Predicted 3D model of a 1497-nucleotide RNA (small-subunit ribosomal RNA) from uncultured Terrimonas sp.
NCBI's taxonomy places the organism under Bacteria, Pseudomonadati, Chitinophagia, Chitinophagales, Terrimonas.
Model confidence (mean pLDDT): 83 of 100.
RNAcentral holds the sequence, with entries from ENA and SILVA.
[in-house]
RNA sequence: GAGUUUGAUCCUGGCUCAGGAUGAACGCUAGCGGCAGGCUUAAUACAUGCAAGUCGAGGGGCAGCAUGGUGUAGCAAUACACUGAUGGCGACCGGCAAACGGGUGCGGAACACGUACAGAACCUUCCUUCGAGCGGGGAAUAGCCCAGAGAAAUUUGGAUUAAUACCCCAUAGUAUAACGUAGAGGCAUCUCUCUGUUAUUAAAGAUUUAUCACUUGAAGAUGGCUGUGCGGCUGAUUAGGUAGUUGGCGGGGUAACGGCCCACCAAGCCUGCGAUCAGUAACUGGUGUGAGAGCACGACCAGUCACACGGGCACUGAGACACGGGCCCGACUCCUACGGGAGGCAGCAGUAAGGAAUAUUGGUCAAUGGACGAAAGUCUGAACCAGCCAUGCCGCGUGAAGGAUUAAGGCCCUCUGGGUUGUAAACUUCUUUUAUCUGGGACGAAAAAAGGGUAUUCUUACUCACUUGACGGUACCAGAGGAAUAAGCACCGGCUAACUCCGUGCCAGCAGCCGCGGUAAUACGGAGGGUGCAAGCGCUAUCCGGAUUUACUGGGUUUAAAGGGUGCGUAGGUGGGUUUGUAAGUCAGUGGUGAAAUCUCCGAGCUUAACUCGGAAACUGCCGUUGAUACUAUAAAUCUUGAAUUAUAUGGAGGUAAGCGGAAUAUGUCAUGUAGCGGUGAAAUGCUUAGAUAUGACAUAGAACACCAAUUGCGAAGGCAGCUUACUACGUAUUUAUUGACACUGAGGCACGAAAGCGUGGGGAUCAAACAGGAUUAGAUACCCUGGUAGUCCACGCCCUAAACGAUGGAUACUCGACAUUAGCGAUACACUGUUAGUGUCUGAGCGAAAGCAUUAAGUAUCCCACCUGGGAAGUACGAUCGCAAGAUUGAAACUCAAAGGAAUUGACGGGGGUCCGCACAAGCGGUGGAGCAUGUGGUUUAAUUCGAUGAUACGCGAGGAACCUUACCUGGGCUAGAAUGUCGGGAGAAUAUGGGUGAAAGCUCAUAGUGUAGCAAUACACUGCCGAUAAGGUGCUGCAUGGCUGUCGUCAGCUCGUGCCGUGAGGUGUUGGGUUAAGUCCCGCAACGAGCGCAACCCUUGUCCUUAGUUGCCAGCGAGUAAUGUCGGGAACUCUAAGGAGACUGCCGGUGACAAACCGGAGGAAGGUGGGGAUGACGUCAAGUCCUCAUGGCCCUUAUGGGUAGGGCUUCACACGUAAUACAAUGGUCGGUACAGAGGGUCGCCAACCCGCGAGGGGGAGCCAAUCUCACAAAGCCGAUCGUAGUCCGGAUUGGAGUCUGCAACUCGACUCCAUGAAGUCGGAAUCGCUAGUAAUCGCGGAUCAGCAUGUCGCGGUGAAUACGUUCCCGGGUCUUGUACACACCGCCCGUCACACCAUGGGAGCGGGCUCUACCAGAAGCAGCUAGCCUAACCGCAAGGAGGGCGGUUGCCACGGUAGGGUUCGUGACUGGGGUGAAGUCGUAACAAGGUAACC
Repeated sequence: GAGUUUGAUCCUGGCUCAGGAUGAACGCUAGCGGCAGGCUUAAUACAUGCAAGUCGAGGGGCAGCAUGGUGUAGCAAUACACUGAUGGCGACCGGCAAACGGGUGCGGAACACGUACAGAACCUUCCUUCGAGCGGGGAAUAGCCCAGAGAAAUUUGGAUUAAUACCCCAUAGUAUAACGUAGAGGCAUCUCUCUGUUAUUAAAGAUUUAUCACUUGAAGAUGGCUGUGCGGCUGAUUAGGUAGUUGGCGGGGUAACGGCCCACCAAGCCUGCGAUCAGUAACUGGUGUGAGAGCACGACCAGUCACACGGGCACUGAGACACGGGCCCGACUCCUACGGGAGGCAGCAGUAAGGAAUAUUGGUCAAUGGACGAAAGUCUGAACCAGCCAUGCCGCGUGAAGGAUUAAGGCCCUCUGGGUUGUAAACUUCUUUUAUCUGGGACGAAAAAAGGGUAUUCUUACUCACUUGACGGUACCAGAGGAAUAAGCACCGGCUAACUCCGUGCCAGCAGCCGCGGUAAUACGGAGGGUGCAAGCGCUAUCCGGAUUUACUGGGUUUAAAGGGUGCGUAGGUGGGUUUGUAAGUCAGUGGUGAAAUCUCCGAGCUUAACUCGGAAACUGCCGUUGAUACUAUAAAUCUUGAAUUAUAUGGAGGUAAGCGGAAUAUGUCAUGUAGCGGUGAAAUGCUUAGAUAUGACAUAGAACACCAAUUGCGAAGGCAGCUUACUACGUAUUUAUUGACACUGAGGCACGAAAGCGUGGGGAUCAAACAGGAUUAGAUACCCUGGUAGUCCACGCCCUAAACGAUGGAUACUCGACAUUAGCGAUACACUGUUAGUGUCUGAGCGAAAGCAUUAAGUAUCCCACCUGGGAAGUACGAUCGCAAGAUUGAAACUCAAAGGAAUUGACGGGGGUCCGCACAAGCGGUGGAGCAUGUGGUUUAAUUCGAUGAUACGCGAGGAACCUUACCUGGGCUAGAAUGUCGGGAGAAUAUGGGUGAAAGCUCAUAGUGUAGCAAUACACUGCCGAUAAGGUGCUGCAUGGCUGUCGUCAGCUCGUGCCGUGAGGUGUUGGGUUAAGUCCCGCAACGAGCGCAACCCUUGUCCUUAGUUGCCAGCGAGUAAUGUCGGGAACUCUAAGGAGACUGCCGGUGACAAACCGGAGGAAGGUGGGGAUGACGUCAAGUCCUCAUGGCCCUUAUGGGUAGGGCUUCACACGUAAUACAAUGGUCGGUACAGAGGGUCGCCAACCCGCGAGGGGGAGCCAAUCUCACAAAGCCGAUCGUAGUCCGGAUUGGAGUCUGCAACUCGACUCCAUGAAGUCGGAAUCGCUAGUAAUCGCGGAUCAGCAUGUCGCGGUGAAUACGUUCCCGGGUCUUGUACACACCGCCCGUCACACCAUGGGAGCGGGCUCUACCAGAAGCAGCUAGCCUAACCGCAAGGAGGGCGGUUGCCACGGUAGGGUUCGUGACUGGGGUGAAGUCGUAACAAGGUAACC
């Protein structure tokens, strides 16, 4: 920097990614070289070999080897024997080394390490320098030899022998010890210098005569030892630890100080600046990362420490408590003759094991270094080299230039073509690094030694020539040929560079996070292409970074996580003015140190680089020293403004205690009085005729204090309210005086701390957990009601928590204003004004994510304290402290998720609010739901009952008309370029007409007639079959891939845009507000001004009038005619027809209203406020409907899912639902008579008159392509008659019979007529639908479809109502506002128990390990003390013996081990507790809206 919480936004906040790194591992791949690195795990166990020896110039010697000599044999070569004579040398004595070098990181939180000091408290072999010395003597012992024991390891005895081994004497000092004198210095003990006395202690020789060794002393150097300051891990759920502990005196011990050890004395010592305990860890230079500060690490290299199978111990030595030395205990392994022995790879190789994982049982001492030696030299798994490994870093290469038919192939596409792979290839020319072969061929070597020479007294220096290479015939150089020998890995949804096709179909799989996959996957798998890096590339693990996500640099705490409930106060931190001193902090100069390597810069060497070398810088640190003195500190002095005290006023529900008061409530007594009271949404439980409730009087009891009262007051907070008194605390103002910084904060600590709760004792009126009853309810362990116990009250003692909130710690200072209010003060003072201290509201700058805060800060600063670091698990578990208990305080982890959260925005929603509208309710009228029937649907049935539509918005819907057809479905028999159309090629035939066979038909098949036009002909054209090629076809799937069309919200009044403005932003404003309207209609106002789609209007129709026109329509006046009729002449008035106009606009008047819009009333008018009706449907919603109207992507079928055909089915039938028509009757039925429409249709048609039939209809034929003819009589109505409330003269279903019509055909399955039959039904439960005027209701007429079929549907007219108080309620909608945990948007979200599976975890009778403590037992080796027993060369002693030593014994300390009891930690455990996660389980509905009882602590 990015991704990820949301519909979107800002913020908080976590998770994740991009970078760098590694002693790495794994997967795929692999050409070369250089330089590095290579058991991170089991400090597990080790076979085998090697890793520490050397000196003969210390010694006795001489086994083996070599030389010489002698002897024997032999001619000789030679063989054998003897000989330490020589070179040398096994073993042995002795010296030095072995304490270095090499390995590992167990332990250790410590003076172990780092750094800086100190040692006046120390040691130091070898080395250097300077002194002194090196005399005399003695006794042994290895080896060798002899004799034994033993399997072996090993060992015993005897004899003899040497030394640079050992001992004694002499000499000796600036050595050591003791005691002194004088002086000087320091840091407490003290030290130094000069000097004196006494005592004690040395020595080794070798040799080539050059020298090297030896003893002693001083000094140096080197190496060590010791002490101290400072520095570097985690945990307080480890708070007290400590008896040699802390100190002293005196001893012992040590190289040396010291409780290091011991005896005695004292009671100290460490610790909140973290003791003790627990866990973890070698430390550092440095390494990785990072801008830095930091964070993490401590491989390789270098310094230090620790360790060497586990534990203990000492010896030797200058140095060890000793990796390749010793002793003992233990575990393990091996040998054994069973009696005993041996061993220690965390040296180099190597083996096994463990593990994801780490190399050769290599070469050489050539160089560097080490040990020994006089030296030559020997030894050296140190070291230098080589081998293995892409483990890392660095370098090189796998070719270069040209080359378009942009080849073939692959892949993709809009596919006769194009794109891409791609100048890539082929091809031409060129080069030869690397690899291969051949030849040459290094640097690293300097020397030492021995030799020669020069100089030199000696030592020594210089020089000459000679000798020495593991690596290695390696690096390097030259030559040869030939593009010849050499490219992979990961990725391609976003982050993140890179896209298409196919396969798959929530499968297989991917995934770092978000997330992909359910039939069009750039996310899975494959392919093509692309991107990135490259002999590597990816994956995994780990560290730093990003992460300002522990914030010193550099964060926060009103609401996101986070202010302690409040005060007092200890330590601590911080602290007013002035002066002086000091100089600890601070600053500056300078000195020492800060190892080397590393890092940085400059240069140099390998062809370059990595790498290496040289120089510089740096090492930010520590210590010393000199100076400065502003600030801090410190010491002293002083001041008054902070703070406090005092004086005068004043205030208050501040606290404690005592007393008093009235109202109310309950109870009791008496009285009046009678049937209810009480309670609720409605009831019931309850009380009451044994007299309640109500009313009156009196009494008793306890608790709380109406009005005043407030946005008030007081208090640190909790909290405090009747009145009075006492005691007491506090604030504020004003103004004297006093003290003189006495202050602020405050970890621990102490005190207070609502309510509930606990203990003891009182008290108990009200209210009231628990409980009981009554209701409500599906249930109701609740809400409501009636009761009611703890408790509520008091005293004393606990508890110590609250949403203890201003969700805002305390103190101080500063920073615009306005208003209100409380208590004061100053002015004569009620306004008013000024001021102090409080309490509030609004607002500016500023701050803030925003909301908001804003002198009472969340602003600007300082000081101190507290607290936070993703959500859940969890304020849980364990532990500890407190508590009588309840519980409180402190307070995790495993596991799990990618979010959780804050503020604000737009919507949606609310059993939120305001407002408005609608046949939404209400007021009415008529229906549905009941009956039978029609029709559609579901279901059922079936071979098939084709398909679709399914809340509103499916269900008389697609279908405006299924007997065949339709038809898509089923059964059967048939076709395959196919039923239609086009093109091309071949071949045949004119076309056409007629007939036969078979079959259910489709079809198959046979026969006859016929021979076209143009041209002489060939042939061409037209037409019809056949064959072949090419384009078929699909009512198959997906309406969730689509277009188009449609339904619905809704004819609701809304939906948006440009610019501007506001806001960090999503967004807002405009569009909100006040009015008004049917309307976002209009007016006014307004940071908005305008505009668009909608509304309205324009369009059609209807209602009035006018003009024009006058046939097929009309007929007033004139004339003619008929039985009668505009029938005729004629007319153009009227009706009408169909064109054009007029008219209506709140235009006029009055009132209301804001001088508005508009509304109300009125006039005129045919019509009045949109006149009535229609067409017209904004942005969008429902993945709404339709792939079966049509079109269309993709998929699927192709002798079938296509096409044709016959029959069947779509018409089934226990049942359920929707929608209609008909009824149940008298406002009616039936019969007779009689009147009045409109709008339509008609030539494959409508069909008149007339005749026949009861009728459907038949015959008939006039007219009409229609204002002419016809369908066509309208019906209800009106006038009469009859029926008389009945299953009827209602109703017409059903059934029987007879017919008519259409049609190839009415069986499944048409309509109609006549005769007969005469079912249910007497107005319909819960519920529900339509309608506001020419409407409902009622009556008939017509059209489309159509051969026929209408109760459906679309239209038409006739007759023609009732009601609307009104907007409380139901439903739907608009708008404003409010709440929200919803955004798939309440059909939302979401909680808990239970059931199942899995996971981690707590408790748990216990069980098993680790670590550790206490007490006791026991005690190896060793050391120290003591020592009566035994042994004993050097010295003393004539001797006896002694000194000294050794062995043994014993005491003390102590490892291992044992017993008992604790602490702590880990594992495990029947059972058990909660937690988390899981698919769509069960029960309810607690929360989010007033969430339906506001929520929460």